[in-house]
Small-subunit ribosomal RNA from an uncultured bacterium, 1531 nucleotides, folded computationally.
RNA sequence: AGAGUUUGAUCCUGGCUCAGAACGAACGCUGGCGGCGUGCCUAACACAUGCAAGUCGAGCGAGAAAGUCCCGGCAACGGGAUGAGUACAGCGGCGAACGGGGUGAGUAACGCGUGGGUAAUCUACCCUCCAGCUCGGGAUAACCUGCCGAAAGGUGGGCUAAUACCGGAUGAUGUUCCCGUGGGGAUCCUGCGGGAAGCAAAGGGGGCGAGCGUAAGCAGCUCUCACUGGAGGAGGAGCCUGCGUCCGAUUAGCUAGUUGGUGGGGUAAUGGCCUACCAAGGCGACGAUCGGUAGCCGGCCUGAGAGGGCGACCGGCCACACUGGAACUGGGACACGGUCCAGACUCCUACGGGAGGCAGCAGUGGGGAAUAUUGCGCAAUGGGCGAAAGCCUGACGCAGCGACGCCGCGUGGGCGAUGAAGGCCUUCGGGUCGUAAAGCCCUGUCGGGUGGAACGAAUCUCCUGGUGGCUAAUACCCGCCGGGAUUGACGGUACCACCGAAGGAAGCUCCGGCUAACUACGUGCCAGCAGCCGCGGUAAUACGUAGGGAGCGAGCGUUGUUCGGAUUUACUGGGCGUAAAGCGCGCGUAGGCGGUCUGGUAAGUCGGGUGUGAAAGCCCUCGGCUUAACCGAGGAUCCACGCCCGAAACUGCUAGGCUUGAGUCUAGGAGAGGAGAGCGGAAUUCCCAGUGUAGCGGUGAAAUGCGUAGAUAUUAGGAGGAACACCAGUGGCGAAGGCGACUUUCUGGACUGUAACUGACGCUGAGGCGCGAAAGCGUGGGGAGCAAACAGGAUUAGAUACCCUGGUAGUCCACGCUGUAAACGAUGAGUGCUAGGUGUAGAGGGUAUCGACCCCUUCUGUGCCGCAGUUAACACAAUAAGCACUCCGCCUGGGGAGUACGGCCGCAAGGUUGAAACUCAAAGGAAUUGACGGGGGCCCGCACAAGCGGUGGAGCAUGUGGUUUAAUUCGACGCAACGCGAAGAACCUUACCAGGGCUUGACAUCCUCAGAAUCCCAUGGAAACGUGGGAGUGCCCUUCGGGGAGCUGAGAGACAGGUGGUGCAUGGUUGUCGUCAGCUCGUGUCGUGAGAUGUUGGGUUAAGUCCCGCAACGAGCGCAACCCCUGUGUUUAGUUGCUAACGAGUAAGGUCGAGCACUCUAGACAGACUGCCGGUGAUAAACCGGAGGAAGGUGGGGAUGACGUCAAAUCAUCAUGCCCCUUAUGUCCUGGGCUACACACGUGCUACAAUGGCCAGUACAGACGGAGGCGAAGCCGCGAGGUGGAGCAAACCCGAGAAAGCUGGUCUAAGUUCAGAUUGGAGUCUGCAACUCGACUCCAUGAAGGAGGAAUCGCUAGUAAUCGCGCAUCAGCACGGCGCGGUGAAUACGUUCCCGGGCCUUGUACACACCGCCCGUCACACCACGAAAGCCAGUUGUACUCGAAGUCGCUGAGCUAACCCCGCCGCAAGGCGGGGAGGUACGCGCCGAAGGUAUGACUGGUGAUUGGGGUGAAGUCGUAACAAGGUAACC
Repeated sequence: AGAGUUUGAUCCUGGCUCAGAACGAACGCUGGCGGCGUGCCUAACACAUGCAAGUCGAGCGAGAAAGUCCCGGCAACGGGAUGAGUACAGCGGCGAACGGGGUGAGUAACGCGUGGGUAAUCUACCCUCCAGCUCGGGAUAACCUGCCGAAAGGUGGGCUAAUACCGGAUGAUGUUCCCGUGGGGAUCCUGCGGGAAGCAAAGGGGGCGAGCGUAAGCAGCUCUCACUGGAGGAGGAGCCUGCGUCCGAUUAGCUAGUUGGUGGGGUAAUGGCCUACCAAGGCGACGAUCGGUAGCCGGCCUGAGAGGGCGACCGGCCACACUGGAACUGGGACACGGUCCAGACUCCUACGGGAGGCAGCAGUGGGGAAUAUUGCGCAAUGGGCGAAAGCCUGACGCAGCGACGCCGCGUGGGCGAUGAAGGCCUUCGGGUCGUAAAGCCCUGUCGGGUGGAACGAAUCUCCUGGUGGCUAAUACCCGCCGGGAUUGACGGUACCACCGAAGGAAGCUCCGGCUAACUACGUGCCAGCAGCCGCGGUAAUACGUAGGGAGCGAGCGUUGUUCGGAUUUACUGGGCGUAAAGCGCGCGUAGGCGGUCUGGUAAGUCGGGUGUGAAAGCCCUCGGCUUAACCGAGGAUCCACGCCCGAAACUGCUAGGCUUGAGUCUAGGAGAGGAGAGCGGAAUUCCCAGUGUAGCGGUGAAAUGCGUAGAUAUUAGGAGGAACACCAGUGGCGAAGGCGACUUUCUGGACUGUAACUGACGCUGAGGCGCGAAAGCGUGGGGAGCAAACAGGAUUAGAUACCCUGGUAGUCCACGCUGUAAACGAUGAGUGCUAGGUGUAGAGGGUAUCGACCCCUUCUGUGCCGCAGUUAACACAAUAAGCACUCCGCCUGGGGAGUACGGCCGCAAGGUUGAAACUCAAAGGAAUUGACGGGGGCCCGCACAAGCGGUGGAGCAUGUGGUUUAAUUCGACGCAACGCGAAGAACCUUACCAGGGCUUGACAUCCUCAGAAUCCCAUGGAAACGUGGGAGUGCCCUUCGGGGAGCUGAGAGACAGGUGGUGCAUGGUUGUCGUCAGCUCGUGUCGUGAGAUGUUGGGUUAAGUCCCGCAACGAGCGCAACCCCUGUGUUUAGUUGCUAACGAGUAAGGUCGAGCACUCUAGACAGACUGCCGGUGAUAAACCGGAGGAAGGUGGGGAUGACGUCAAAUCAUCAUGCCCCUUAUGUCCUGGGCUACACACGUGCUACAAUGGCCAGUACAGACGGAGGCGAAGCCGCGAGGUGGAGCAAACCCGAGAAAGCUGGUCUAAGUUCAGAUUGGAGUCUGCAACUCGACUCCAUGAAGGAGGAAUCGCUAGUAAUCGCGCAUCAGCACGGCGCGGUGAAUACGUUCCCGGGCCUUGUACACACCGCCCGUCACACCACGAAAGCCAGUUGUACUCGAAGUCGCUGAGCUAACCCCGCCGCAAGGCGGGGAGGUACGCGCCGAAGGUAUGACUGGUGAUUGGGGUGAAGUCGUAACAAGGUAACC
């Protein structure tokens, strides 16, 4: 740091996905040790049991028992001492509000964070300082006792103490009030002076103790702890406040103590905190209110950062303690382990009534994917109480459990190649696991055993020594410095030593790409995998297993979540013409932004200083545990806020100027700008009348329709409505929608020119307001034409369409609504800047003129081209999509969906705002190459046309389908399968079927044994084969024993064999487009790129043939040529060929001599190249015409087939991977089948006749074949053929008669003297064998067929047509195939159309490429969602009602020790009675939780039925879209 995924490929947009890190995790597999951390994220669900807050006897009163000992007693028992002033309980104090510990429910708040304020406050214990600590009094619990109660508990009577309670005294700088006087910014604070009022207290312990006392003891002194008042400190707390602090506007208005004031109350204290009265305010788009969610922070995770997510552990703050409410006590609480009330729940109960609150530590149940021990100890640290010892402390320190996390260690190290065995793979050679193992030599961590053994401990306290303070004191007490004693849960742990032995200790995931790592087998779209793309349908590196490999490692994977990658919400750091995205347009509010100069100010801004920014954490350095994790110390940082000082450029504010932005006045001209009124002509239609007659109209063609009741046509007149031809123009105007005859009235805006004026008055514009095509709606008019709906006619498979005939709303007007469009330049508005060229509209200037004719020029508008620049590209380009600034609107994957719900608007239709579930791995933009088009242009081809002859009809042949069959072997299937593989199926072939045989095999190689090979005979059998007998020995070497080659037989096993499968695993070969003119490359250039250019263009050609042009220049494969045949000539050569001349001979004949002239043969060469002439053309290429020539523009024909396409054909020519068979899917044999036959198709033959058939005569080829062959003459047979055997390995002999033709004759239009099928009979030939199933011959028979429907094929010249001949295969079999020659035409105007093809161009949603793609209904299955009569639940508002506890207020009947007064009794102390003060609620009132009633709102669930939506290999119907998609598409 990126990568994969949309495409045939490309660039872009854009989503999805992956690699990283992290976690209080969970799950799967696995698991050796230790250290440090960490561990209910869910039910703030319910809790059994134990423990978690007590302590002080030096505040007070009271005060056991067991046990032990003693005494008495026989014993029971009694008494005493000790236990012990102990335990338990009580009064009192302090604590229980902390610590602390827990939890995160609630809370969107001054709750938290940060900075301030408190002049508006409080503070027990602690520290410092000042002062004090006096005199009295009355009760009460415990206890005793009575009563009630099951219990909890309650109540009456009696006794008693205090550091409990009460009264009095004293008292200040303190409190309250008043006066005077200073300071401060301050309602007030503070200093000083004076005055008034009211307000305190408690004792305990130690020592001394001369005074008092008989004594106990007291006074006194002193120390100490406690106490009281005050001042201050420290720490803590309360309150106020600036700023910051989640989502929703489908929550827009909220508020009655509400906002403020005054008086009063309340509090420690401000304040509507509360109350009475007065005023009518307060909050809100800078988001109030409402709803949802949430404890906040230091920090933690991630990230380059900015940011995003989180708020476990640790630390700070807050809130809560079963739920709700309330107060009491207190310095502090509205109180987790307190109280009261209400509610729910649980428990006890004698049914009357009571008890309880683990979100403390353990633990239990429950919930859950999931989270620990009912442990040890107060040794340390900290806390409470205490003078202290000490007690208490589930805070805490430790241990236990869990790989939950981080960190460390180990499972061994070295040597060791016959690269062992074994596994796996294999091309069978080998490779790999692999130095890995074994083996040899070592080491000793961890675990195990034995032994030793810590740090953490310092204290407090006690003893002791010294010293200081206090003091009358060497007591006591306090402080300090030494010595000693004592104290460890962890734990006999860390650590150390020794023993022992490689011994006890490795797994998990992955291996198609991303992404490191590959093979085999199994499986066969199955089973399965999958994070994305995607794998699996018989050769799977993707499934499963194995071997091997990669990664990490006591872990490894998976799942979940967060950040990252994602610049994919873009502040850093994105966009909006066509990808998602500019509001349809304007006016304008708030807001944002704002020209130029000067002065001031200092809010923003900048600089300096200072305070705060807790600790921990992060970072740096150092240090401590063997290291690390972990821990400690120091430093740095904390980007922020407050205060002080300073600066003044910029922004703001303020003051004053300026004129260029903006605006005003003025002079002009242009214009379908808007609104109203009026008016004109053409045309359509209708009405009336005339003329006139049979049609009109309409279409691709028709029909419906109109017309003899007179249409259409035509003439004249009239009516009515709507729209304004020509002018008319990428001309004009308007903000947009939009505006088009003419005249007139009213009216808006823009532009140009000129001088002047105002002086920033500006730009944009959320909300808001207005305008806004067409259609539509309401009311009332109007209605000619047109025309949804509708009707009819056509078309069609259908045709609810396209076409036609009609036709109503509507279109028009007025008024009102609607408010949307592909309202588009798919491009918001404004300002400035940035090459040009050219057209056009309006206005102006200059120049020069007869002229505003031209020319030059300014501004405004409107087009085109184009540079820079921009852009993904297309394109834009002064009218920007360039360079910048300002403001607004909008976008964030596709579908669902502009849908649902809600709100607002509307009469309705509907509009506006506008989701989610679910689903997909894409959806898209631009451009590229192809392909395609019922797109275009150019061109070619027997492609059409023009012709000739066929096929399709008949019979037969042949191939195919189908059917049949035991088998009818297999393959070939549009063109490009079908007289094809097959150039020849009676057996063989032969692969098929039936039956009979063989099993190392019919065939190959190797081994062993025997025998040469081979030949003959007999026998069973259909044959294969089996059985028996006989003959017979060769060749090479030899040491003479034997060995070897070859062949045969037997045997064993390796192996053979397979026309079994897969042509979609392949090679090779072939077909086809197509003998079409194309297909490419190198370099260069252009393009981000795919690609383009070249190869396009202008000509030309059969041709990418050539020429010219050109950012191309060249080249390759194709074309052409080179090759073969043929057409002319020359030359060479003449046998087997030929014969002109000479000679010979014959019935004739090159028959012979001879010759090589000619023909011919077959070698070489020549010839043709647009070379020459004329014309056309760019003077080119080339074309046209001509000459010459045997041949002329490729002379004719052949061979030759580019890159590629069709998964084309062939595994049955051959070869071959893999799979399959192995006494058979191999092999041998006999017989059968491939030859079947209701049918269908292809290819042919023969015909249908007279251009013919038949008979007779007669003429002329070429090419080819021949020895297991061709076979002559002659003879026989009607013939097929037989006989015969000459000649010939062939220019020699043979096949071999060419036929059509020509001559003559006959037939005479008929199923024939046409045609020959079929059938009967008789033969010939081949062959082992013609039954199934050959060919041919003869005789007889004599079918269909009288020119072939729709449709369709071939051919452009020596061609078609027609005629025969040969050859291959082959024993035989040819209507087929391949060749040969003979005779020998017609037509081509032309390229509109059909088919195929080439080039250019265009469109495309196709790329498996139109046999493409693709839409909607319906049917089926599944999924989520909406509506719905209702039903259920939760939250919440409002009103009323009821009203617990409790505070507060009122009252004080009743009650009432302390203080006061009076009376009585008493010597007194004191007692009794009465009254008063004061107090007191169970009375009354306000408030008030829960509850109740009523009625709203919101949310959720459910709901018969219903609506659309999504998804789902092969369902139905059609064909809407993509090409002009066959009616252009779309809104």